[in-house]
Context: one part of a larger RNA
Molecule: large-subunit ribosomal RNA, domain VI
Organism: Candidatus Melainabacteria bacterium
RNA sequence: CGUAAGAGAUUUGAGCGGAUCUAACCUUAGUACGAGAGGACCGGGUUGGACGAACCUCCAGUGUACCUGUUAUCGCGCCAGCGGUAAGCGCAGGGUAGCUGUGUUCGGAGCGGAUAAGUGCUGAAAGCAUCUAAGUACGAAGCCCACCGCAAGAUGAGAUCUCUCAUGGGGUUAACCCAGUAAGUCCCCUGGAAGAACACCAGGUUGAUAGGACACAAGUGGAAGCGUGGCAACACGUGUAGCUGAGUGUUACUAAUCGGACGAGGG
Numbered sequence: 001c002g003u004a005a006g007a008g009a010u011u012u013g014a015g016c017g018g019a020u021c022u023a024a025c026c027u028u029a030g031u032a033c034g035a036g037a038g039g040a041c042c043g044g045g046u047u048g049g050a051c052g053a054a055c056c057u058c059c060a061g062u063g064u065a066c067c068u069g070u071u072a073u074c075g076c077g078c079c080a081g082c083g084g085u086a087a088g089c090g091c092a093g094g095g096u097a098g099c100u101g102u103g104u105u106c107g108g109a110g111c112g113g114a115u116a117a118g119u120g121c122u123g124a125a126a127g128c129a130u131c132u133a134a135g136u137a138c139g140a141a142g143c144c145c146a147c148c149g150c151a152a153g154a155u156g157a158g159a160u161c162u163c164u165c166a167u168g169g170g171g172u173u174a175a176c177c178c179a180g181u182a183a184g185u186c187c188c189c190u191g192g193a194a195g196a197a198c199a200c201c202a203g204g205u206u207g208a209u210a211g212g213a214c215a216c217a218a219g220u221g222g223a224a225g226c227g228u229g230g231c232a233a234c235a236c237g238u239g240u241a242g243c244u245g246a247g248u249g250u251u252a253c254u255a256a257u258c259g260g261a262c263g264a265g266g267g
Stems, first nucleotide, its partner, number of pairs: 001153001005164007015150004021049007033038001051107005059101004066094005071086006110145001112144002118138004165267001167179004184262004188204005209255003212251005218244003225238005
C1' cells in the first nucleotide's frame, strides 16, 4: 500500500515444511514343516539403540562477586574489624534463579485410500488355454491421507462474532477536498520466563509492572561484640548464628505523572 467504511477478537486451510528408523527377548511353539539336524509365517507382549521435541522435579555442569576459608601486599592512626590489588573471579571449597545435558518426560499410532513388482477370479479374441482385451479381487519401509508446525499478499487477498457511525468548513451543491472526532490504536512510561533493532507479552494509580520493604524458600556454614577456658595457636557459649543475585508470597513506600498524536462519514 492492497484486501471497496473504520476497528477489536476468533478462525477455515489452498499451499509449504517436519516426522516416517530399527534391534533383541518372551509368547504363540519346540507347534506347522522336516527322516533328522533344524525350525517358522501370522498374531500378542516386554525392553532397548540411534534420532527428534519439550522441560529442569531428580542426577550433573555452569552460576564474574551469593556465602565461607586463605597467602602476599597496601590502606582505614594502632589492636580488633574491614576494604583495595594479585592478567578484566588472586587462589580454594560450596552454591539459588537462569541457561544447559550426561538428566527427566514424550514421539515415530492407522484392520485408511490408490498403486508397483507380483498373485489371482471370471473371460473371449483363438469351441481349448490364458490375471486382460470388457469386467473384477489382493498386493510395499514407497505415493496420497492420517500425525506435528507454519499458513488468506491464497491479489483467487476467504469466514464468524463484536464495536463505531451522518459533526463542522469549502465545493459547479456533486464528485471531491480540508478539519475536528467515534470505536480503537500509537507515542510516552514501568517491565518481561519476549527480544539484535523492530516486534510480541504483562502493566500504567479503578495499579502488584519493576524497585524497595516484610515474610518464606534456598545457599553458605556458625557473624561481630562480649563471656569462659588456654602461655598461645585456638576452642566453646551466647546462637541452625550472621550474611545473602536472580526464587515464592504479601505490601502502594518509590517510579509507571501530566499529556500528545493518529484514526470512519454511510460505505